[in-house]
RNA sequence: GGGCGGUUAGCUCAGGGGCAGAGCGCUUGCUUCACGAGCAAGAGGUCGCAGGUUCAAUUCCUGCACCGCCCACCA
Numbered sequence: 001g002g003g004c005g006g007u008u009a010g011c012u013c014a015g016g017g018g019c020a021g022a023g024c025g026c027u028u029g030c031u032u033c034a035c036g037a038g039c040a041a042g043a044g045g046u047c048g049c050a051g052g053u054u055c056a057a058u059u060c061c062u063g064c065a066c067c068g069c070c071c072a073c074c075a
Base pairs, nucleotide, nucleotide: 001071002070003069004068005067006066007065010024011023012022013021018055026042027041028040029039030038048064049063050062051061052060
């Protein structure tokens, strides 16, 4: 330098045009002598950044950044 994949909640990840979700974690309540487990409820998101397409973009397109893998180059 070229190619491919990834970036979404604190963590691991799903979702691929029209409500942003799951598991775990966190908070509160119930239960318990207490903790854990269990049950119920809740909080938590500029969907990496910028631009484009569209009535509408987390989703499609382009560029950039970062992470990973493969290939090539180098004296």